[in-house]
Context: one part of a larger RNA
RNA sequence: GAAUGAACGUUGGCGGCGUGGAUUAGGCAUGCAAGUCGUGCGGAAAGGCCCCUUCGGGGGUACUCGAGCGGCGAAAGGGAGAGUAACGCGUGGGUAUCUGCCCUCAGGACCGGGAUAGCGGCGGGAAACUGCCGGUAAUACCGGAUAAGGUCUCCGGACCAAAGGUGCGAUUCCGCCUGAGGAUGAGCCCGCGUCCUAUUAGCUUGUUGGUAAGGUAAUGGCUUACCAAGGCGACGAUGGGUACCGGGUGUGAGAGCAUGGCCCGGCUCACUGGGACUGAGACACUGCCCAGACACCUACGGGUGGCUGCAGUCGAGAAUCUUCGGCAAUGGGCGCAAGCCUGACCGAGCGACGCCGCGUGCGGGAUGAAGGCCUUCGGGUUGUAAACCGCUGUCAGAGGGGAGGAAAUGCAAGGGGGUUCUCCCCCUUGCUUGACCGAUCCUCAGAGGAAGUCCGGGCUAAGUUCGUGCCAGCAGCCGCGGUAACACGAACCGGACGAACGUUUAUUC
Numbered sequence: 001g002a003a004u005g006a007a008c009g010u011u012g013g014c015g016g017c018g019u020g021g022a023u024u025a026g027g028c029a030u031g032c033a034a035g036u037c038g039u040g041c042g043g044a045a046a047g048g049c050c051c052c053u054u055c056g057g058g059g060g061u062a063c064u065c066g067a068g069c070g071g072c073g074a075a076a077g078g079g080a081g082a083g084u085a086a087c088g089c090g091u092g093g094g095u096a097u098c099u100g101c102c103c104u105c106a107g108g109a110c111c112g113g114g115a116u117a118g119c120g121g122c123g124g125g126a127a128a129c130u131g132c133c134g135g136u137a138a139u140a141c142c143g144g145a146u147a148a149g150g151u152c153u154c155c156g157g158a159c160c161a162a163a164g165g166u167g168c169g170a171u172u173c174c175g176c177c178u179g180a181g182g183a184u185g186a187g188c189c190c191g192c193g194u195c196c197u198a199u200u201a202g203c204u205u206g207u208u209g210g211u212a213a214g215g216u217a218a219u220g221g222c223u224u225a226c227c228a229a230g231g232c233g234a235c236g237a238u239g240g241g242u243a244c245c246g247g248g249u250g251u252g253a254g255a256g257c258a259u260g261g262c263c264c265g266g267c268u269c270a271c272u273g274g275g276a277c278u279g280a281g282a283c284a285c286u287g288c289c290c291a292g293a294c295a296c297c298u299a300c301g302g303g304u305g306g307c308u309g310c311a312g313u314c315g316a317g318a319a320u321c322u323u324c325g326g327c328a329a330u331g332g333g334c335g336c337a338a339g340c341c342u343g344a345c346c347g348a349g350c351g352a353c354g355c356c357g358c359g360u361g362c363g364g365g366a367u368g369a370a371g372g373c374c375u376u377c378g379g380g381u382u383g384u385a386a387a388c389c390g391c392u393g394u395c396a397g398a399g400g401g402g403a404g405g406a407a408a409u410g411c412a413a414g415g416g417g418g419u420u421c422u423c424c425c426c427c428u429u430g431c432u433u434g435a436c437c438g439a440u441c442c443u444c445a446g447a448g449g450a451a452g453u454c455c456g457g458g459c460u461a462a463g464u465u466c467g468u469g470c471c472a473g474c475a476g477c478c479g480c481g482g483u484a485a486c487a488c489g490a491a492c493c494g495g496a497c498g499a500a501c502g503u504u505u506a507u508u509c
Base pairs, nucleotide, nucleotide: 001509002508003507004506006505007503008502009501010500013358014357015356016355017354018353019351020350026314027313028312030311031310032309035072036071037070040069041068043065044064047063048061049060050059051058052057079269080268081267088194089193090192091191092190093189094188095187097186098185102182103181104180105179106178107177108176110144111143112142113141119134120133121132122131123130124129150159151158152157164174165173195241196240197239202232203231204230207229208228209227210226211225212224213223214222244266245265246264247263248259249258250257251256271292272291273290274289275288294305295304296303297302322348324347325346326345330344331342332341333340334339361391362390363389364388371382372381373380374379395449397444398443399442400441401440404437405436410431411430412429413428414427415426416425417424418423452497453496454495455494456493457478458477459476463492464491465490466489467488473480474479
């Protein structure tokens, strides 16, 4: 000198874009953060509509839809960096593997069955919840048939599937089953690279290899039995310490050194430890089970919880924000769709935390006013600075208009094409959607509302007076202060930077 997720002191007008729990991976009140589908199913708790009514209510419908069964999603998105020195990451290869939804191609969907929630009845419990009996549906479950370009194979053969819905109407729309290929995603393996410590020198028994088996989607000591006695190490094994890694970022002419916050990719974690279930995918943040610590409820028998999601709270700390608005856009889940959900996201709020931009006026104005300060008492300086005269209207303020962020979807009408279609594509016209922001323009008023901080002995740019008297104090280093202090304190004047300035720290180069 440059830099920072900064903090501290003084000061503080506006805007844009960023950015903001670095410490206790400490504890958490409250609300929200993952649902959706009635075009899978039986249905009808609530509302609507219709009918009846003794005005208590009852019946119907399915516009609509609570709860339930079922499907898909919940493994994404979001957070954090505790652990990890490792095939974790980076880079370059490999294959013994799987891949829901999506795309392409080839085939198929026949005949049956038994349950079970919801519901009704009767119970237990303070609650959480739960028992018995009866009966019901399905795209839930099961059996049979069919069976190859699938699987197994001793090559003879054996074995394996399915579901319907909408609609007047389905080979044609939405789905279902099997196989092949693709795409995407993932698993696993290998070469090389990846901090400090030798005041850590030896480490290892599933250890190293083989055979056989098990297990997995899949290779493999991954696991087991048996056999052999191997394997690693001064080219640093093993142990200890520290640490997520990379793209990048800071600095530097570069080499390098340092670093990994925001954003992107990967990994790991979800109160602590362990475990599996479901599933295409998890050993699963807001799923399940067990143990533990902690906290809460309780009728004392027993239960409930997990903010390292968004806000917010306590604590610790030098220190880090709103219990905001909206699904309008982008994206995601479900759905034929309309749509619903979305603290992802888009926006707004707070903080000079950072960077950038703008403003706090402009021109004239000497009797060089007053006041201040200094003075050799003549004057000098503050200083064109002010007053005063003329002007402008940025920003902020008040009022009004407003491009754009919106194009889709959907509905209606018309036209064209795809094989006839309830389906798809294209074009035209009309209607429909903005939480928030607001470019820009017009009008109004009026210099009005907007300047400080640090420093002035040398380094280092800028000095005088007074006060103080080794006191009070200053200080980055040298050093100032003991009666004229350019170094302390104040004033005036000056210097630097300027909505900031300074310090320190802390740290890096």